[in-house]
RNA sequence: CGAGCAGGCCACCUUAUCGCUCGUCCUUCGUGGACGGGAGGAAAGUCCGGACACCACAGUGCAGCAUAGCGGGUAACGCCCGUCCGCCGAGAGGUGAGGACCAGUGCAACAGAAAGCAAGUACAGUUCGGCUGUAGUGAAAUCAGGUAAACUCUAUGCGGUGAAACGCCAUGUACACCAGUGUUUGAGGGCGGCACGCCCGAAUUGGGGGGUAGGCGGCUAGAGCUUUCGGGUAACCGGAAGUCCAGAUAAAUGAUAAGGCUCGACAGAAUCCGGCUUAUGGCCUGCUUUUCUU
Repeated sequence: CGAGCAGGCCACCUUAUCGCUCGUCCUUCGUGGACGGGAGGAAAGUCCGGACACCACAGUGCAGCAUAGCGGGUAACGCCCGUCCGCCGAGAGGUGAGGACCAGUGCAACAGAAAGCAAGUACAGUUCGGCUGUAGUGAAAUCAGGUAAACUCUAUGCGGUGAAACGCCAUGUACACCAGUGUUUGAGGGCGGCACGCCCGAAUUGGGGGGUAGGCGGCUAGAGCUUUCGGGUAACCGGAAGUCCAGAUAAAUGAUAAGGCUCGACAGAAUCCGGCUUAUGGCCUGCUUUUCUU
């Protein structure tokens, strides 16, 4: 020099004009004016964990699913940090599906005489009994080992649904229709499956017919963010100061002009947060280096 490993930051910028949308205030009540704000590091996948709401107050057991060295962190986790061991790599590093094979049942091509019950090919020894040993084949050969991202067993954990949750208000009509079952001898219901228990219950199931689909809340002040100090190997925890940074509802950030240069990729919120996975352009920092050159 090249190649590689790990980490951090940014995600076009500036000015002017017009346009869209939210909040606060004013208002001649007109979207009229002023001020302030307005997509991401992954908003993606819908894979995990929660907050919140509802089902009753969420019981017991079975089934099912998930996790799996040890210790720590966190609201919690299948996540993160440290460490031990295994595997990959020359190394920096990466990765693990990392409990149990004497609880049981399975599986192992070809080769070989034979791959689980019974023995037996060749040779040698022999107490003459395949009793002992060697050789051949094979990853594995005399009740032996291997394998559990084979079934299984052990330990621990798990109620469900989902903002189209849920709550409130308005509008509107026609059910006096038919049939079955039921009213304490309890039909039906209790929103992952089954059983038991417990609770509600006078209506319920099927068919036919009619009307409605609007508005408001939930909706963004948080397990929040930034800076700094202390503790800790670290993840992270605690203190102090500062700060408010989208709330649309068929879906808001666009257009024009000038300039700049790291010449701009992947890509658009829909209740919110913590992770993981995937896609992706550029800049910076630290570390490794078999080989090559000097």
Annotation
Bacterial RNase P class A from Aureicoccus marinus, 294 nucleotides, folded computationally. Rfam family: Bacterial RNase P class A. Rfam classes the family as a ribozyme. Rfam describes the family as follows. Ribonuclease P (RNase P) is a ubiquitous endoribonuclease, found in archaea, bacteria and eukarya as well as chloroplasts and mitochondria. Rfam links the family to the GO terms tRNA processing, ribonuclease P activity and dimeric ribonuclease P complex. It was read from a public genome assembly, where an Rfam model found it. Lineage of the source: Bacteria > Pseudomonadati > Bacteroidota > Flavobacteriia > Aureicoccus. The prediction has a mean pLDDT of 76.